Annotation:
A computed fold for a 72-nucleotide RNA from Pseudomonas donghuensis, annotated as transfer RNA. It was read from a public genome assembly.

RNA sequence: AGGGGCGUCGCCAAGCGGUAAGGCAGCAGGGUUUGAUCCUGCCAUGCGUUGGUUCGAAUCCAGCCGCCCCUG
Repeated sequence: AGGGGCGUCGCCAAGCGGUAAGGCAGCAGGGUUUGAUCCUGCCAUGCGUUGGUUCGAAUCCAGCCGCCCCUG
């Protein structure tokens, strides 16, 4: 330089055009002599970024950014 893949809460991870699941962690409460386990609730404007298409985009298209792989 060319080609391919991937970027979603702190971490892991679903989604496949119609208001973004779940787990772990965290916070508050219950319970417990205390802690752990357990139960309830919360986790707010988490979809890399900028545009485009569309009535509607995490999802489709393009540029850019970052990471990984392949070729030279």
Its Rfam family is "tRNA".